RNA sequence: CCGUGCUAGGCGGGGGGCCAGGGGUCCCCUGUACCGGAAACCCUCUUUAUGCCGGGCUGAGUACUCGCUUGCGGCCUUUGCGCGACCGGGCAGCCCCCGGAAAGCAGUGUUGAUGGUCGGGUCCUGCGCGACUCGGAACCGUGAACCCGGUCAGACCCGGAAGGGAGCAGCCGUAAGCGGCCCUCCGGGAGUGCCGCAGGGGUUCCCGGCCGGAGCCGGCUACCGGAACAGCGCCGGCGGCGUGGAGGUCCAGAGCGAGCUGCACGG
Numbered sequence: 001c002c003g004u005g006c007u008a009g010g011c012g013g014g015g016g017g018c019c020a021g022g023g024g025u026c027c028c029c030u031g032u033a034c035c036g037g038a039a040a041c042c043c044u045c046u047u048u049a050u051g052c053c054g055g056g057c058u059g060a061g062u063a064c065u066c067g068c069u070u071g072c073g074g075c076c077u078u079u080g081c082g083c084g085a086c087c088g089g090g091c092a093g094c095c096c097c098c099g100g101a102a103a104g105c106a107g108u109g110u111u112g113a114u115g116g117u118c119g120g121g122u123c124c125u126g127c128g129c130g131a132c133u134c135g136g137a138a139c140c141g142u143g144a145a146c147c148c149g150g151u152c153a154g155a156c157c158c159g160g161a162a163g164g165g166a167g168c169a170g171c172c173g174u175a176a177g178c179g180g181c182c183c184u185c186c187g188g189g190a191g192u193g194c195c196g197c198a199g200g201g202g203u204u205c206c207c208g209g210c211c212g213g214a215g216c217c218g219g220c221u222a223c224c225g226g227a228a229c230a231g232c233g234c235c236g237g238c239g240g241c242g243u244g245g246a247g248g249u250c251c252a253g254a255g256c257g258a259g260c261u262g263c264a265c266g267g
Base pairs, nucleotide, nucleotide: 001267002266003265004264005263006262009058010057011056012030013029014028015027016026020046021045022044023043024042034055035054036053037052064259065258066257067256068255069254070253073250074249075248076247077246078245079244080243081242082241083240086237087236088235089234091233093232094231097226098225099224100223103221104220105219107216108215115211116210117209118208119207120206121205123200124199125198126197127196128195129193130192132189133188134187135186136185137184139180140179141178142177148173149172150171151170156165157164158163
């Protein structure tokens, strides 16, 4: 140095979470790295911990270890910004409300404001009148097989006769009742009236006469004071989500360099 058979080793690693702690089952990153089984009131171990049980492949270098660089990703601390939720305050800036004042604008006023005075209305009471409505009377029409009236043909009754009587239908009329009219009269009623008379009250409002001669009003803006936290804004607090910066820490993967590479037999 070569061959054969073995053995150590290898057949993924890392972050988070859990745990007193190391691993695994769970989540994520890296990227290709055997198979089967159990594992959260969990499985296995104890700082020599970096899983357990069973099976398989490979197997001494393209494997392993160490150092440097780079570096996916995670975690911790701190900080900026944005969004959104909640709690509290009551700062009084917005919004809403009340009061004041009258600077500006608007409105109104010499075709006469505020004010004064007189009268009337609006309001109340009493008496009337009218309209409406209800009832009654009056008026008109209708209205009784017989038990309403008048006249009563025919028929009937009394009578020797003269004559008399009762009386149906028809006709005329009438009572209660029914209907109409609502022109007239009487009585009643009330969410009745551009109505009349008398009285009262008052200045709220309206109208008019007279006096007098310049303001009145408070709609908007500005101002002053108050009230108010429902909402917006403001202040304070506590979580959540997203995103960025700084610092720290662990680190898959990649690159470079170094180290180590066993046992037996045969040639």
Overview
A computed fold for a 267-nucleotide RNA from an Actinomycetota bacterium, annotated as Bacterial large signal recognition particle RNA. It matches the Rfam family "Bacterial large signal recognition particle RNA". Its Rfam clan is "SRP clan". It is annotated as a non-coding RNA gene. Of the family's consensus pairs, 91% are formed in the model.